[in-house]
Context: one part of a larger RNA
Molecule: large-subunit ribosomal RNA, domain II
Organism: Thermosynechococcus sp.
RNA sequence: GCCAGGGAGUUGUCCUCAGCGGCGAGGUUAAGCCGUCAGGCGAAGCCGGAGCGAAAGCGAGUCCGAAUAGGGCGUUAAGUCGCUGGGGGCAGACGCGAAGCGGAACGAUCUACCCAUGCCCAGGGUGAAGGACGGGUAACGCCGUCUGGAGGCCCGAACGGGUCGGUGCUGCAAAACCGUCCGAUGAGGUGUGGGUAGCGGUGAAAAGCCAAUCGCGUUCCGUGAUAGCUCGUUCUCCCCGAAAUAGGUCGACGCCUAGCGUCCUACGGUCCUUCCCGGAGGUAGAGCCACUGGUUGGGCUAGGGCCUCGAAAGGGGUACCGAACCCUGCCAAACUCCGAAUGCCGGGAAAGGUAGUAGGGCAGUCAGUCCCCGGGGGAUAAGCUCCGGAGGACAAGAGGGAAACAGCCCAGACCGCCAGCUAAGGUCCCAAACUCCGGGCUAAGUGGGGAAGGAUGUGCGGCUGCUAAGACAGCUGGGAGGUUGGCUUAGAGGCAGCCAUCCUUUAAACAGUGCGUAACAGCUGACCGGCCGAGCGGCCGUGCGCCGAAAAUUUAGCGGGGCUCAAGCCCGGUACCGAAGCUGCGGGCUCGCGUAAGCGAGCGGUAGGGGAGCGUUCCCUGUGGGCUGAAGUCUCACCGUAAGGUGGGAUGGACUGCAGGGAAGUGAGAAUCCUGGC
Numbered sequence: 001g002c003c004a005g006g007g008a009g010u011u012g013u014c015c016u017c018a019g020c021g022g023c024g025a026g027g028u029u030a031a032g033c034c035g036u037c038a039g040g041c042g043a044a045g046c047c048g049g050a051g052c053g054a055a056a057g058c059g060a061g062u063c064c065g066a067a068u069a070g071g072g073c074g075u076u077a078a079g080u081c082g083c084u085g086g087g088g089g090c091a092g093a094c095g096c097g098a099a100g101c102g103g104a105a106c107g108a109u110c111u112a113c114c115c116a117u118g119c120c121c122a123g124g125g126u127g128a129a130g131g132a133c134g135g136g137u138a139a140c141g142c143c144g145u146c147u148g149g150a151g152g153c154c155c156g157a158a159c160g161g162g163u164c165g166g167u168g169c170u171g172c173a174a175a176a177c178c179g180u181c182c183g184a185u186g187a188g189g190u191g192u193g194g195g196u197a198g199c200g201g202u203g204a205a206a207a208g209c210c211a212a213u214c215g216c217g218u219u220c221c222g223u224g225a226u227a228g229c230u231c232g233u234u235c236u237c238c239c240c241g242a243a244a245u246a247g248g249u250c251g252a253c254g255c256c257u258a259g260c261g262u263c264c265u266a267c268g269g270u271c272c273u274u275c276c277c278g279g280a281g282g283u284a285g286a287g288c289c290a291c292u293g294g295u296u297g298g299g300c301u302a303g304g305g306c307c308u309c310g311a312a313a314g315g316g317g318u319a320c321c322g323a324a325c326c327c328u329g330c331c332a333a334a335c336u337c338c339g340a341a342u343g344c345c346g347g348g349a350a351a352g353g354u355a356g357u358a359g360g361g362c363a364g365u366c367a368g369u370c371c372c373c374g375g376g377g378g379a380u381a382a383g384c385u386c387c388g389g390a391g392g393a394c395a396a397g398a399g400g401g402a403a404a405c406a407g408c409c410c411a412g413a414c415c416g417c418c419a420g421c422u423a424a425g426g427u428c429c430c431a432a433a434c435u436c437c438g439g440g441c442u443a444a445g446u447g448g449g450g451a452a453g454g455a456u457g458u459g460c461g462g463c464u465g466c467u468a469a470g471a472c473a474g475c476u477g478g479g480a481g482g483u484u485g486g487c488u489u490a491g492a493g494g495c496a497g498c499c500a501u502c503c504u505u506u507a508a509a510c511a512g513u514g515c516g517u518a519a520c521a522g523c524u525g526a527c528c529g530g531c532c533g534a535g536c537g538g539c540c541g542u543g544c545g546c547c548g549a550a551a552a553u554u555u556a557g558c559g560g561g562g563c564u565c566a567a568g569c570c571c572g573g574u575a576c577c578g579a580a581g582c583u584g585c586g587g588g589c590u591c592g593c594g595u596a597a598g599c600g601a602g603c604g605g606u607a608g609g610g611g612a613g614c615g616u617u618c619c620c621u622g623u624g625g626g627c628u629g630a631a632g633u634c635u636c637a638c639c640g641u642a643a644g645g646u647g648g649g650a651u652g653g654a655c656u657g658c659a660g661g662g663a664a665g666u667g668a669g670a671a672u673c674c675u676g677g678c
Stems, first nucleotide, its partner, number of pairs: 001678006011091013026047003032041003051058002061073004094232002097229001101222006112196009121186001123155003126151001130147006159183003164179004198214001200210003235613006245258005259365002261362007271353003274349006285338001286336002292332004297327003303321002305318005368394004372389006399410003414587004419583003425577003428561003436573006447563001453547002457544010474531005480504003485499003510525001514523002588603006614667001616664010632651008
């Protein structure tokens, strides 16, 4: 892992609601006793029949109160005892699961420390004190040689340890193996016997060790501890069908009440949609000499600064700041002289819908998510976050489209059909359906990603200038003189810079547009003539394109192939394809109407509510089958909407079915479920 078997809302009691039943202003016994085991007896007690008040107490009333104001709770509706079912309380209370807490025991054969008594440490090295002899000294100290054999001394086996690396990591091994390394006469190692115990011991101290367990051992018991947590919870079909919000919470992944679901009962022109009528309102917008506050430029003017006259008082000037006021133009969630649409409240009408309200039983929900609209936070970020929307979807929704893709677009799946029509979206091939028709645009593969910004891309529209007295472009020629204007400067001659920018000759020609020189020179432009001969410029709006445009395995920003008067884009049109939508035909169920025949509507669904069934084991009553072959097992066929049922054959070898009723150890795929097998 698979298979088989086992495996989770039970039982007792009290309360409550519903269904059914008995009796009924009553209902009912409990313990116990008797019994022919069918049952009988037993009235203590309990519930109901009256309430109100803290109580005394009063009583269809009573309490508060001075009250014959008022108000609260009552009176006006039958209960009670069983059975079954839903739910709740108390109990382990659907099942499994802690870490833990307590008690009593068992442990020092591991290990820590201690006590008693034994045992062990190859070999080599170093050579302390002391001693002897010799030297030396006044003497001691001292020096030399020999002797001597100290040491938590040195090297290194046994022995003890476990440094670094590798191997091992379903191991040889629940700590090893290989190499390497440390101690090795010591605070050394070790045998045997003994001691200390968990609210404890022991500890050269690591919260270490106390039998592979230690920040409080192990075993059993309390014990089915508790678990607002996780997981799991077993047959079928039918009807309806949520929530992820509010308030509160030692509350925030829990719970309570309400909201939203379901079932029962009762009452309904009660509720919803559209239209009409009447209301409340301060949002969008707008406005601002209508307020509050902000703000652009200007004017005017208190006050102030600075300068100035003056000894002071006081005066003068000011291109400085500047309240208020005026003009001008703006802004506002917490501004409003104004002010919608929608929505909301009430009334009315008709049609359609069966939505509505109340009482009661049972719930679930309290992590929501995306899209659209209005907003707050954020950065006019987020697949961000927080509100509002009788907006939508998913959740709990399948089908078609969007290549793929819960939340987008279309559309809500009762079942069957080798029938039809459509929606979104599509119709060249992959791939169902016009390589359809008419008109235009695009040349970028734009389409098939992208901004500010940039550009004689190209189509369309508009305004405007020049032009046969010849435009625009090109070619050709001219482009002069005063003068090198003045200043400045080393120089400044059109062309560093400053100032001025005149006059003359002209068809025209600047006190000079750019390049250039050290400064000149030189080239060129403006401007004019000629050649040429028909359109040439500028601006605005708009359609579609271009650039802007860099990423990582491989094209990779059309799903692909591929597409250019399109298979791209815009406008118009005809046809077709296309879904579980709609229709047709057949069938089932639920509800409504109907005497019926029938007709109409409905039947996606998680949590969850309600309803109806199938099957298993055992019991009772009845009735069957079986050695001429029961159950079980395997297989085939048939029947039923499902759970399931029936029959044939084989196997098997002794039990077993059906009908009605009763009672449950009553249904398995999941719980890292349990046991076994493989």